Overview
The RNA shown here (SAM riboswitch aptamer (S box leader)) has 112 nucleotides and comes from Paradesertivirga mongoliensis. NCBI's taxonomy places the organism under Bacteria, Bacteroidota, Sphingobacteriia, Sphingobacteriales, Paradesertivirga. Of the family's consensus pairs, 93% are formed in the model.
RNA sequence: CGCUUAUUCAGAAAGACGGAGGGAUUAGACCCUGCGAAGUCUUAGCAACCUGUGCUUACAAGGUGCUAAAUUCUAACUGAUUCCAUACACCAAGGAUGAAGAAAGAUAAGUG
Numbered sequence: 001c002g003c004u005u006a007u008u009c010a011g012a013a014a015g016a017c018g019g020a021g022g023g024a025u026u027a028g029a030c031c032c033u034g035c036g037a038a039g040u041c042u043u044a045g046c047a048a049c050c051u052g053u054g055c056u057u058a059c060a061a062g063g064u065g066c067u068a069a070a071u072u073c074u075a076a077c078u079g080a081u082u083c084c085a086u087a088c089a090c091c092a093a094g095g096a097u098g099a100a101g102a103a104a105g106a107u108a109a110g111u112g
Stems, first nucleotide, its partner, number of pairs: 001112008013043005021032003025076005044067003049063003052059002071104001077101002082096003
């Protein structure tokens, strides 16, 4: 880095160094930030994927992860439903709406 599976509206911050950006990508919106961004380190915490103990519900020592806002929100692909318009014997083509899913991202476990 690729692939597979699971989760993704819950939860949890202080200090030191640092010195201007940050919130994954594109567009738009919104937000955080010199009352100190990113990043690094220390300590603390959350969580329960793997491991361990217990044995089905729990514990939290170890390996990861995480600790503003739903993965900040919307659009990016499909599209239920409803409405409008046209047509009408029946069906269908157009516009709007956008439930839900997918995709993308993140994390874990496995694998090449």